c-di-GMP-I riboswitch aptamer from an Acidimicrobiia bacterium, 97 nucleotides, folded computationally. The coordinates come from a structure-prediction model, not an experiment, and the mean pLDDT is 78. NCBI's taxonomy places the organism under Bacteria, Bacillati, Actinomycetota, Acidimicrobiia.
[in-house]
RNA sequence: CCUCAGCAAAGGCAAACCCGUCGGAAGGCGGGGGCGCAAAGCCACGGGGCCGAUGACCGGCGCACGACGCGCCGGCCAGGCCAGCCGGGUUACCAGG
Repeated sequence: CCUCAGCAAAGGCAAACCCGUCGGAAGGCGGGGGCGCAAAGCCACGGGGCCGAUGACCGGCGCACGACGCGCCGGCCAGGCCAGCCGGGUUACCAGG
């Protein structure tokens, strides 16, 4: 220096849940709290999952109808989120081979 694996030691991170806060939401941030994690450090590149207010479009139901339309539900969509879903990239402590 590189690689493999993680007995020990020193440490590290922090699930669910609760409180506060941001957001339309998924979810993020802070505090508490520990399920767990040898990268549960970082990065949305690939796969996958989640949200989808809203622009526009489509479908269904109801109301109104001279004309214009309105409401609800669903689909689709740009977009957003998840790194503790998997893969990939990248950085890294200790001690052992």